The RNA shown here (THF (Tetrahydrofolate) riboswitch aptamer) has 110 nucleotides and comes from a sheep gut metagenome.
[in-house]
RNA sequence: GCAGAGUAGGACUGUGCGCGUGAAGUGCCGGGUGGACAGGGAGUUGUCAUCCGGACGAAAGGCUAGGGAGCAUCUUCCCGGCUUGCGGUGCACGGCCCGCAUCCCGCUGC
Numbered sequence: 001g002c003a004g005a006g007u008a009g010g011a012c013u014g015u016g017c018g019c020g021u022g023a024a025g026u027g028c029c030g031g032g033u034g035g036a037c038a039g040g041g042a043g044u045u046g047u048c049a050u051c052c053g054g055a056c057g058a059a060a061g062g063c064u065a066g067g068g069a070g071c072a073u074c075u076u077c078c079c080g081g082c083u084u085g086c087g088g089u090g091c092a093c094g095g096c097c098c099g100c101a102u103c104c105c106g107c108u109g110c
Stems, first nucleotide, its partner, number of pairs: 001110004009098002012095007019087003028054008039105004060084005066079004
């Protein structure tokens, strides 16, 4: 000098267990606080978590020999349970891909 490895984290996806479907969550905008960012140092207007405020906003269906109400004997209603869906839904584990904004040094090979 040339080439390369490796983090946090993220996208997609599989499985399991949940949450919501009486709308929380997710996503979007503004602000506050805190954290992390390869082996070492620095580190953003990037990133993650959390809090506050704002705008927007949804998919329900079936079964029920559980309980209750009404009615007065046959059905209706409420709560619950099971199940199929739905949600830019949460967590755990797996697969796969991307991956130090940037700067300096180091590591491996030549």

The model forms 82% of the base pairs in the Rfam consensus.